Pistol ribozyme, 65 nucleotides, folded computationally. Of the family's consensus pairs, 100% are formed in the model. RNAcentral holds the sequence, with entries from ZWD. Model confidence (mean pLDDT): 87 of 100.

[in-house]
RNA sequence: ACACGUUGCGGCGUGUAUAAAUAGCCAGUCAAGCCGCAAGCGUCCCGGCUCUGCCGGGGGUCUGG
Numbered sequence: 001a002c003a004c005g006u007u008g009c010g011g012c013g014u015g016u017a018u019a020a021a022u023a024g025c026c027a028g029u030c031a032a033g034c035c036g037c038a039a040g041c042g043u044c045c046c047g048g049c050u051c052u053g054c055c056g057g058g059g060g061u062c063u064g065g
Stems, first nucleotide, its partner, number of pairs: 001016005006039006025065004033041001043059007
């Protein structure tokens, strides 16, 4: 410098041409993906339909140190 951890900005972390991960303070917990703000991509719940799926509504981890 670039890539990656859903997207944008910032942080944290990992990697070096690859796109993953046992990392992202520790423990527990949750379907909830590392964190903050915004989004609502994945995902969970409810309803509907022409039902391998699509559409509408709702949620958007939490607790302690």